[in-house]
């Protein structure tokens, strides 16, 4: 310095941070396509960092 697992911490358990896609919820507009908003969406992937271990 690499590459690989992993998530202690946490107001049952899950959930590490931030972010992008895709696709659900829910609330408004809209004749209809569709636009807009809203977040612990217990969904999926994919990038970034943060920590812990192995390994090289």
């Nucleotide at each position: 310095g690499g590459u690989u697992g992993c998530a202690a911490c946490a107001u049952c358990c899950c959930c590490g941070u931030g972010g992008g896609u895709u696709g659900a919820g829910c609330g408004g507009c809209u004749u209809a396509g569709g636009c807009c908003g809203c977040g612990g969406c217990g969904a999926a992937u994919c990038c970034u960092c943060u920590g812990c271990a192995a390994c090289c």
Overview:
A computed fold for a 56-nucleotide RNA from Acidobacterium sp. S8, annotated as nadA riboswitch. The sequence was found by an Rfam model in a public genome assembly. It matches the Rfam family "nadA riboswitch". Rfam classes the family as a small RNA. The literature on the family includes a 2020 paper in RNA by Huang et al., "Structure and ligand binding of the ADP-binding domain of the NAD(+) riboswitch". The organism belongs to Acidobacterium, within Bacteria.